This is a predicted structure of a 168-nucleotide RNA (glmS glucosamine-6-phosphate activated ribozyme aptamer) from Crassaminicella thermophila. Lineage of the source: Bacteria > Bacillota > Clostridia > Clostridiaceae > Crassaminicella. Its Rfam family is "glmS glucosamine-6-phosphate activated ribozyme aptamer". On this family, see Winkler et al., Nature 2004: "Control of gene expression by a natural metabolite-responsive ribozyme". Rfam links the family to the GO terms catalytic activity and regulation of gene expression. Rfam classes the family as a riboswitch. Its mean pLDDT, the model's own confidence on a scale to 100, is 76.
């Protein structure tokens, strides 16, 4: 460097699923009351297997190694409940930037590198509706409409240390 081979990745509201909750068949039980009959059946119900459906909507968010675990924000509103695991969030260490040039310590951050205060600009997807596929079904993918956030970001006013050296 070439071949095979095999392993690992691929997502970050992200994967999963012993509860749960719908669902379909089968089996079993139950069958008050009405209403029908010679009898029966149908329909609503319970359990128990089998096999299957759901179980986070976008925004935002990673310097590098450790430790940690109920990790920001809003839309929605039958489970988005319960529950695992995982995680860009906290902490601590280091390296970097930033606070006049260097060194140290402080504090604030992450290569777009100042925290906080005001004003301000600019952003969404589910749901909602409608169509079109798959599915016996619980549901599931997908297209078309027409809308609404919040943190965070931008942009403007404020708003920035100590010491020593060094320079002016």
């Nucleotide at each position: 460097a070439a071949u095979a081979a095999a392993a690992c990745a691929a997502a970050a509201g992200c994967g999963c699923c012993a509860g749960a909750a719908c669902u379909u068949a089968a089996a079993u039980c139950a069958u008050a009351a009405u209403c029908g009959g010679a009898a029966a059946a149908a329909a609503a119900g319970a359990u128990u297997u089998a096999a299957g459906u759901u179980g986070a909507c976008g925004a935002g968010g990673a310097c590098a190694g450790g430790g940690u675990u109920u990790a920001u924000c809003g839309a929605g509103u039958u489970u988005u409940c319960g529950g695992c695991g995982g995680a860009u969030g906290c902490c601590c260490u280091g390296c970097g930037g930033u606070g006049u040039a260097u060194c140290a310590c402080c504090a604030c951050c992450g290569a777009u590198a100042a925290a906080g205060a005001g004003c301000u600009u600019a952003c969404a997807a589910a749901a909602c509706u409608u169509c079109c596929a798959a599915g016996u079904g619980a549901u599931u993918g997908g297209g078309g409409g027409g809308a609404c956030a919040a943190a965070u970001a931008g942009g403007c006013u404020c708003g920035g240390g100590u010491g020593a050296u060094a320079a002016u």